[in-house]
The RNA shown here (TPP riboswitch aptamer (THI element)) has 107 nucleotides and comes from a Chromatiales bacterium. The coordinates come from a structure-prediction model, not an experiment, and the mean pLDDT is 76. Lineage of the source: Bacteria > Pseudomonadati > Pseudomonadota > Gammaproteobacteria > Chromatiales. The sequence was found by an Rfam model in a public genome assembly.

Formats: sequence, structure tokens, C1' cells
RNA sequence: CAUGACUGCGAGGGGUGCCGGCCGAAGUAGUUUGGCGGCGGGCUGAGAUAUACCCUUGGAACCUGAACCGGCUAGCACCGGCGUAGGAACUGCGGUAGUAACACUGU
Repeated sequence: CAUGACUGCGAGGGGUGCCGGCCGAAGUAGUUUGGCGGCGGGCUGAGAUAUACCCUUGGAACCUGAACCGGCUAGCACCGGCGUAGGAACUGCGGUAGUAACACUGU
């Protein structure tokens, strides 16, 4: 020096785990365990299939690495590392204020 505030509409991207309980079907001579389906609880979180929540390149929303590593826990990405890693979807269209301005960021 530049950028920056508030707000509306649309477009696009994304995740939905873990642990109990109850019921049901199948299987069995019968019962239990396990698996499957349904219902409803608990944990963390913005969000656990909610027409909500988050994110859209200044991208940690989210995916791969990963059936990863350390810690915690009833258990789990629950916390941290991994991560200056590799990918990942609009430099969308308006309105108000201002030509000012915080932080981050860039030169």
C1' cells in the first nucleotide's frame, strides 16, 4: 500500500461414528452367544440421515495415507500427531453502509 463490514438469493462439495437397552425374523431338538433388521437411549461435536449443519481455492468442510502412531475412555478421530504431505467444490449474483476500519493474509 492492497484486502477487509453486515445481509439476501441461488449453485456446488461433504460427513453421519462409538457404546448400552428392548423387540422381531432366520437358524437350532431347545437355549445362549454372534450376525441381520426395527425402535429408542448415552458420549463427543456445528452436524451422527438432521431438508438441518459445515465448507467453497486466503479451501483441516471433507477424502487418501489408515485395520496408522501416542494419549484418554465404557467405546470411538474423543484429543493430538501425521499436516509446510497428496487431493478436494463459485475468484456466483445482488442489497445496505463506507471510500473508513480490527485481525489474518499478500506485495